[in-house]
The RNA shown here (transfer RNA) has 72 nucleotides and comes from Amorphus coralli DSM 19760. Its mean pLDDT, the model's own confidence on a scale to 100, is 84. Rfam family: tRNA. Rfam classes the family as a transfer RNA. Rfam describes the family as follows. Transfer RNA (tRNA) molecules are approximately 80 nucleotides in length. Its family is annotated with triplet codon-amino acid adaptor activity in the Gene Ontology. The organism belongs to Amorphus coralli, within Bacteria.
RNA sequence: GGGCGGUUAGCUCAGCGGGAGAGCGCUACCUUGACACGGUAGAGGUCACUGGUUCAAUCCCAGUACCGCCCA
Numbered sequence: 001g002g003g004c005g006g007u008u009a010g011c012u013c014a015g016c017g018g019g020a021g022a023g024c025g026c027u028a029c030c031u032u033g034a035c036a037c038g039g040u041a042g043a044g045g046u047c048a049c050u051g052g053u054u055c056a057a058u059c060c061c062a063g064u065a066c067c068g069c070c071c072a
Base pairs, nucleotide, nucleotide: 001071002070003069004068005067006066007065010024011023012022013021018055026042027041028040029039030038048064049063050062051061052060
């Protein structure tokens, strides 16, 4: 330098055009003598960034950045 894949909650990841989600973690309460386990409720997100397509974009297109793999 070229090709491919990835970037979504603190972590690991789903979601492929119209409602942003799960598990774990975190907080409060219940339970216990206390802790753990368990139960209930809750908080937490510029969906990497910029632009484009569309009535509407996490999702499609282009570019940029970062990470990984392959080729040279």